[in-house]
This is a predicted structure of a 72-nucleotide RNA (transfer RNA) from a Candidatus Omnitrophota bacterium. The coordinates come from a structure-prediction model, not an experiment, and the mean pLDDT is 80. It was read from a public genome assembly. Rfam family: tRNA. Rfam classes the family as a transfer RNA.
């Protein structure tokens, strides 16, 4: 240096062109003498970063960064 992966909510993952979800975790309320379990609600994602291409981009195309893996 080549070339492949991965990059989403506090964590861990999902989502192959139409307003971004689930679990777990946080909060607050019910229910308990009190804790834990349960039950209702609520907040939290400029979808890594800046371009394109489309009516519309988390998808697709470039280019760039962080990480892993191969090869040299």
């Nucleotide at each position: 240096g080549c070339g492949g992966g991965u990059g989403u909510a506090g964590u861990u993952c999902a989502g192959u062109g139409g307003u971004a979800g689930a679990a777990c975790g946080u909060c607050a309320g019910c229910u308990u003498c009190c804790c834990a379990a349960g039950c209702u609600g609520a907040a939290u994602a400029u979808c890594g970063u800046g371009g394109g291409u489309u009516c519309g981009a988390u998808u697709c195309c470039c280019a760039u960064c962080a990480c892993c893996c191969g090869c040299u």